This is a predicted structure of a 1481-nucleotide RNA (small-subunit ribosomal RNA) from Robiginitomaculum sp. Its Rfam family is "Bacterial small subunit ribosomal RNA". It was read from a public genome assembly. The coordinates come from a structure-prediction model, not an experiment, and the mean pLDDT is 83.
RNA sequence: CAAUUUGAGAGUUUGAUUCUGGCUCAGAACGAACGCUGGCGGCAGGCUUAACACAUGCAAGUCGAACGAUAAACUGGAGCUUGCUCCAGUGGACAGUGGCAGACGGGUGAGUAACGCGUAGCAACCUACCUAGUAGUACGGAAUAGCCCUUGGAAACGAGGUGUAAUACCGUAUACGCCCUUCGGGGGAAAGAUUUAUCGCUAUUAGAUGGGGCUGCGUUGGAUUAGCUAGUUGGUGAGGUAAGAGCUCACCAAGGCGACGAUCUAUAGCGGGUCUGAGAGGAUGAUCCGCCACACUGGGACUGAGACACGGCCCAGACUCCUACGGGAGGCAGCAGUGGGGAAUCUUGGACAAUGGGGGAAACCCUGAUCCAGCCAUGCCGCGUGAAUGAUGAAGGCCUUAGGGUUGUAAAAUUCUUUCGAUAGGGAAGAUAAUGACGGUACCUAUUAAAGAAGCCCCGGCUAACUCCGUGCCAGCAGCCGCGGUAAUACGGAGGGGGCUAGCGUUGUUCGGAAUUACUGGGCGUAAAGCGUACGCAGGCGGAUUGUUAAGUUAGAGGUGAAAUCCCAGGGCUCAACCCUGGAACUGCCUUUAAAACUGGCAAUCUAGAGUUAUGGAGAGGUAAGUGGAAUUCCUAGUGUAGAGGUGAAAUUCGUAGAUAUUAGGAGGAACACCAGAGGCGAAGGCGGCUUACUGGACAUAUACUGACGCUGAGGUACGAAAGUGUGGGGAGCAAACGGGAUUAGAUACCCCGGUAGUCCACACCGUAAACGAUGAGAGCUAGUUGUCCGCAGACAUGUCUGUGGGUGACGCAGUUAACGCAUUAAGCUCUCCGCCUGGGGAGUACGGCCGCAAGGCUAAAACUCAAAGAAAUUGACGGGGGCCCGCACAAGCGGUGGAGCAUGUGGUUUAAUUCGAAGCAACGCGAAGAACCUUACCACCCCUUGACAUACUCGUCGCGGAUUCCAGAGAUGGUUUCCUUCAGUUAGGCUGGACGAUGUACAGGUGCUGCAUGGCUGUCGUCAGCUCGUGUCGUGAGAUGUUAGGUUAAGUCCUGCAACGAGCGCAACCCUCGUCCUUAGUUGCCAGCAUUUAGUUGGGCACUCUAGGGAUACUGCCGGUGCUAAGCCGGAGGAAGGUGGGGAUGACGUCAAGUCUUCAUGGCCCUUACGGGGUGGGCUACACACGUGCUACAAUGGCGAUGACAGAGGGUUAAUCCCUAAAAGUCGUCUCAGUUCGGAUUGUCUUCUGCAACUCGAAGGCAUGAAGUUGGAAUCGCUAGUAAUCGCAGGUCAGCAUACUGCGGUGAAUACGUUCCCGGGCCUUGUACACACCGCCCGUCACACCAUGGGAGUUGGUUCUACCCGAAGGCGCUGCGCUAACCAGUUUACUGGAGGCAGGCGACCACGGUGGGGUCAGCGACUGGGGUGAAGUCGUAACAAGGUAGCCGUAGGGGAACCUGCGGCUGGAUCACCUCCUUU
Repeated sequence: CAAUUUGAGAGUUUGAUUCUGGCUCAGAACGAACGCUGGCGGCAGGCUUAACACAUGCAAGUCGAACGAUAAACUGGAGCUUGCUCCAGUGGACAGUGGCAGACGGGUGAGUAACGCGUAGCAACCUACCUAGUAGUACGGAAUAGCCCUUGGAAACGAGGUGUAAUACCGUAUACGCCCUUCGGGGGAAAGAUUUAUCGCUAUUAGAUGGGGCUGCGUUGGAUUAGCUAGUUGGUGAGGUAAGAGCUCACCAAGGCGACGAUCUAUAGCGGGUCUGAGAGGAUGAUCCGCCACACUGGGACUGAGACACGGCCCAGACUCCUACGGGAGGCAGCAGUGGGGAAUCUUGGACAAUGGGGGAAACCCUGAUCCAGCCAUGCCGCGUGAAUGAUGAAGGCCUUAGGGUUGUAAAAUUCUUUCGAUAGGGAAGAUAAUGACGGUACCUAUUAAAGAAGCCCCGGCUAACUCCGUGCCAGCAGCCGCGGUAAUACGGAGGGGGCUAGCGUUGUUCGGAAUUACUGGGCGUAAAGCGUACGCAGGCGGAUUGUUAAGUUAGAGGUGAAAUCCCAGGGCUCAACCCUGGAACUGCCUUUAAAACUGGCAAUCUAGAGUUAUGGAGAGGUAAGUGGAAUUCCUAGUGUAGAGGUGAAAUUCGUAGAUAUUAGGAGGAACACCAGAGGCGAAGGCGGCUUACUGGACAUAUACUGACGCUGAGGUACGAAAGUGUGGGGAGCAAACGGGAUUAGAUACCCCGGUAGUCCACACCGUAAACGAUGAGAGCUAGUUGUCCGCAGACAUGUCUGUGGGUGACGCAGUUAACGCAUUAAGCUCUCCGCCUGGGGAGUACGGCCGCAAGGCUAAAACUCAAAGAAAUUGACGGGGGCCCGCACAAGCGGUGGAGCAUGUGGUUUAAUUCGAAGCAACGCGAAGAACCUUACCACCCCUUGACAUACUCGUCGCGGAUUCCAGAGAUGGUUUCCUUCAGUUAGGCUGGACGAUGUACAGGUGCUGCAUGGCUGUCGUCAGCUCGUGUCGUGAGAUGUUAGGUUAAGUCCUGCAACGAGCGCAACCCUCGUCCUUAGUUGCCAGCAUUUAGUUGGGCACUCUAGGGAUACUGCCGGUGCUAAGCCGGAGGAAGGUGGGGAUGACGUCAAGUCUUCAUGGCCCUUACGGGGUGGGCUACACACGUGCUACAAUGGCGAUGACAGAGGGUUAAUCCCUAAAAGUCGUCUCAGUUCGGAUUGUCUUCUGCAACUCGAAGGCAUGAAGUUGGAAUCGCUAGUAAUCGCAGGUCAGCAUACUGCGGUGAAUACGUUCCCGGGCCUUGUACACACCGCCCGUCACACCAUGGGAGUUGGUUCUACCCGAAGGCGCUGCGCUAACCAGUUUACUGGAGGCAGGCGACCACGGUGGGGUCAGCGACUGGGGUGAAGUCGUAACAAGGUAGCCGUAGGGGAACCUGCGGCUGGAUCACCUCCUUU
C1' cells in the first nucleotide's frame, strides 16, 4: 500500500407484426452414479439407501510408593535324609480387596418445531483432578474378599464353614474458619506410605475449568387444522432439588393461551458455514469446528464431583446363539470386516516415532483417538505422451466440374532433447540427550532409448464445426423447435472439421438466466386479475401551529459477534492445489452518551378537511293507502252471414249449435301510450298514470357554531335483477313443460294453433348474472372547445349576455398505452387503504367444511396432459354483410339440346388385347389435319442380340446400287444362280477420306416410371383493369400512403382535390384486314364511246369495275346544351364512315404442385438374348347400359318434279387465262295433313372405286325393305347486326373413307323496359375463432384402446385420543412379629434389651400387555362417475360471416348429441331499409 469493483442473452404461438405468457437452452456447482477411455505425482474425499442384522480380531485401563497372600528366578539363614522343607530379603506375572479413570476420546442423526439451536442478557446453583490461602492429620474398634475345606450346577454362576489385611468400614476426641438456629445453643473430619526427601488425607476460603437453570429476540409448510387447556393459570402452606419454579402434594380462586395463528398435522437435528447470485435473495447443513439428541426397542434407578451411563446394572419386549431342556449368553450408529438393501461409497494393514488422553512418584503400561501406509480419475491442482528441419505437396483414404482438391509439414527422412517412467548409487528434515511406523520415502546424481504413455463428445438453428454413400414416415434421432414418405449438412457408416483433454459425454439435484412471486424489481378496461353494492369493529394511514418526551431515527463510545472458512498482504512446499502468519471483515445483538429535523407519545391552540344550523328550489329516490282511462280476454244481448284465423305456402284451430265483423252493457286481472330526452333520482340491484300520508339522500346560498370529530376497511352485517323454493291468495294477457299442425333426409328446433307451472299480491327463503364503464374507495395536481339538467349572482337593449357551484354527454392538447384507445367523470402525475392475478386444459371440478327445505351457493386442490392458450392491430381470402359498377349474367327475343334413329367421344362392362393420356367450368367430334395392313405404343405366336439407328478402336474388302434363278418358311429371314456397274485425293505407302462386311469392347435402344424433380409449350381466371417500384411521409412494427376521395371512361381512361412526387409492366395507340376517295400500273381483268364477233372473240381504249402498290381521310376538329372549373357527356352539322367505325393479331403481376416425360429436351430410378429390334395375325371398330357433342327428322314457311341468275374463297408444282364448278336458296307445277309422295334407320340383293388385301373393318350407287319419330319432363345452351337463323361451296388430313375441323360467300331477322334476382368479375367498406385461406375452421354424444383420478359394500395396516383391566423392575411412604458385627445400657462374662439396619409385607406411581369406543392417514377393492390422450370410426352441424333462428351470461324445464325453449340481463351483434321454407360436407 490493500482488504465491495459488480448486472450479456437466445429458440419456440402468426401468412407476417407488436404485446402478454409459459416451455426450453447456453453458466456454475456436486460425498454423485452410468457409458467409453486411461501415463505420473501432490493435496483432499470416500454407505446420501436398511437408526437393517452381524461371524472374527482389536477399540479402557492403570497403580505393589494403599493391602493380604504368592508363582518363576536370585541372595542369605535354619533343619537336615546333599536334595527336599522352612524362614527372611530382592523381584515381579495371574487373580482378589482398595484408589483413580470407564460421564473424556470415537460413532450416528432415529427422535426433536423445542429455550433444541443461534444471539444478547440474568441469578437462586454445583464443580473430581488443578492453583493459591488458612487450619489439621489424635485415640480406638468390628468385619470381609482373596486363600483353605465341604458342596450344588452341563454351563453361567454359586451355597455353607474356619481364619485374615488395608489409604475398605465404623465409633470417640478436637473445630480458626464451616453448617443449622427459636440466637439460648446445637452439629460435623481425617489415612496412611516411606530410610530421608516427598507423595497423600481431612475441613474450609478464593480462583480457574466444566456444567445445571431462567429470560428477550430469531428459527419450515398446511386454516380443506379455530378454538385449546383440570396441575390446567394463579395464590397460601408443605415437600423436593446442587439450585428458582405446579417440579410434587393439600387447600383456595377461575383462571391461562389464541387470527401478531393457539391446538392439531406433515416435514426436519441446529449453527459457523457450503453452492449459486451483480446484489437482495434462493437452495443446502457431507468432510472440519461448536451445541444437542441417541446407543437393539421401551421403562428404571444405582454408583459417582459428574450418568439416569455406546463397549455398567435391573426389568419388560423382539431377535440371535449355547444347552445335559433345568437354565444361561448377547447388543459394531467405535476401527477393520461380513451379509443384505442399493445406481453407489475402501484394508479383517503398520505404529504409539510425533500430537493428545487415562493411570502411575516414576520407569512404564494402555490408546482402531491419532500419525502413517493400502484401494478408488471421486474431486481440485501440476506434469507428460516429444522438439526443430522437412514438398517428388509420396503412398493410402475421401471428394471431384475428372482439371484437381483435401488429409498435409502431417508422415517418411535428417538433427536434437530426456521431464515423467525404468535401472543403479547417495540419502534427509520431521527429534531438544535417547526413541522414526512412515521409509531406503522425499530429494540429488548416473545410465537408458523417442524409447513405455490419447481419448471422448459434437458438426440443421439455438451453438464453434460439411460433404459422400446407405436407408426411404422404415430403421432410427430428439434439450426446445423439429428431422426421416428416393437427391436427408438432423437417421447409420465413412472422409473431413469443431470442442475439451487423462479425461470426455449422459443422467440426477441446486442456484442462475426467471423482473416467471417483482423488498431492491411486476401487474389487474380488452391478454390471468376490481369482491354485485354499501355500512362498519379490529388494523393501516392521516390537516395547521407551539411546547415537551426520546419509542422509531441519526451520530459517538464500550462489550460481544469462538476458531476454521471468504477477502487482502506476506511467507513455506520447484509452481499450483495445499499449508502458515498477520490483517480486514463477520453488514448482527446488547449497554451507554448525545441530537431533536421527521414519524410516534403527551399537553395546549387553530380552521382550510369533516360535521351541525338557517333559507331555498329540483327529482320515475323509498314505503303504504286510495283512485283513473285506453287496450286485450271472457260473459250477456242486438245486427248479420259464410267463412274466419294463420303462413313463405299451408295445416292443426274456430264457425250454420251462427264464428269473424259490428253495437251496447257487464266481469276480471295485469300494465301505465303520448309527454320521453346523449333527461332525472338512487350505494348498487333498480325506479315511469294520478292523489294523499310518512320518509332517505344530494345540491345551492348565507354565514353562526363544533374543532381533525377524517379516509380505507380483513373478518362481520345489511341490501341485492331474473329464474327458482315454501305457505296462502289471485290468474286477463303472455308463456318453460306438454299436445297438435307444418318444414325437413330427420326436426325432440326455428314457423303456426292450443296450453300448465310461472309471471301478479302477502309473508318467508335463495344470494347468483356480460350484477359491465368488463375500469375498487378517498384526496390533491395537470390546456381547452361545445351540448344538456338543477341552482345562485351580476349587467343592461327585459330576453339576452357574463360569471360561478353541482351533475350528465361529445370532441380534443400534454401525458399515457402492446395497440385499440383514455384524456379534469383519466386508463395522466402523486399519496393512503382494501380486494385480486401468476401458462392452457383437468376445474371453479373432486374431497372436506360452512350455508340452504331443495335447486344449489361459498371456500377450493391434485394426479395426468399440451407447447402453446391468449390480446391488439396488419395484409389477404371468405360471408346465405353492405354500397357502386361491368359482362348475352339475368330480363326481352330468336333458334336449339334434353324425347327418336344414326354418327362420334367418354364412362362402365367384356376381352388374350380391347395401348396410353385428358376429368367441374378449363376432360368427353379432346391429343387424333382422318386405326382395313402400315400407323400402333396393346395381345398371341415366330425370329435377332454391338443390335433397325450413332461414335470410337481392331481386322478384312473396294464399293454402293440395280436386275435376276431356285429352295425352305405364314412372313421376317436364311441359303443359292446369273448379269450390268468398279469411289475420291495422293508425297504412290492401303497413306488419308469415304463405303461395305466381320469379331470383341465401350455403347446403342426403351411411346418403361416419376408433369409432385424440370425446361419449353399450352389452358384458365381474362382482353378482366389491374400488378408494382424509387424517394419522401406516417406507424414501435407487420404495414400504410401513392393506388383513397369527387366526377368521368370500354379502361388505374382522363380531370379536380389530396403528404405525396415521380416511374415501370398492363389499357390505349403503333401492325393486318374490311369500308370511302386519290394516285401509279393496265394482263390473263374491264367495255363508256368507235368498229367487229356465236362469244370482250378481235381492233382500240384504260373512263368504269376489278386487281395490288403508294397515299389521303375521323381529331370530340366545328356548333348548341350540360358539367362549380376541367375531364367528359347529350344533341346537331358536314361526311363513305362519329365518338375505341367493324373484325383480327396482341394476354400485366400472378392463381390452379392445372395439362403435357406419348411432339421435343432433360435430372433421377428401372430393363439390357429384353421393358430393346423385326415379322404374321388379331385388337384399338367388342356391347346389357349411362353421359357429352353432333347429323337427319317428325313436315305444307314443307316434300317431289321442272326451271334457275348472281357468289366468294380456295385447290390443282406454273395459271385473274384451263379445270375442280352443278352453287343452295329463288320461281313454276304437283301433293293436302296421313306415320303420309313426311322420315329415312335396318335388312336382302346387285354393282362401282381405292388399295398387296375391304371377313373381322372402307366409301359410293341401283332395286327392294320402310324402325323409331307427330316438336320432346325436370333441366339446360348459343346469339345484340350483316349478328342469330337458314343455304350451299371450298380446303387440310388423305390410296380410299367427313354428320368432324378450318375457311368462304348467299338470303337475312326479332328484342334489350331495365339491373330486383341467378352466375362470373372489378373497386370501396364491414365482420371473422379462416391463412392448406369456406371444398376453411370447428362442437358434443356414441363405439374402441390406453392412462391417471373421484365414489364405493368392505378389508388390511400405521398413528393418535379416551375409559377400564393388569402392574415387571425401581425409587418413595408405611410397616417390619423374621434376621442382625461395630454404638449405648443392663446384668454379668456371653447373654439380654435398646438405637440403627436388612429380608419380608402393604400402598400409591409407572413401562410392556389386554379389552371397548372414537379421530386421522395410507394400501387394496366387485361395480360405478366424469376427465385426458389416441389412426382416416359413427351420428348430426352447435359456434366463427347477420354462421344461415345474432351470440353470450345467470336461472329453470326439456331433449341421442352438439343443443332447444321460457324469464331477466349484456354488446364482446351484422345490416340504409324491407322480404327470405330448406340449402350439408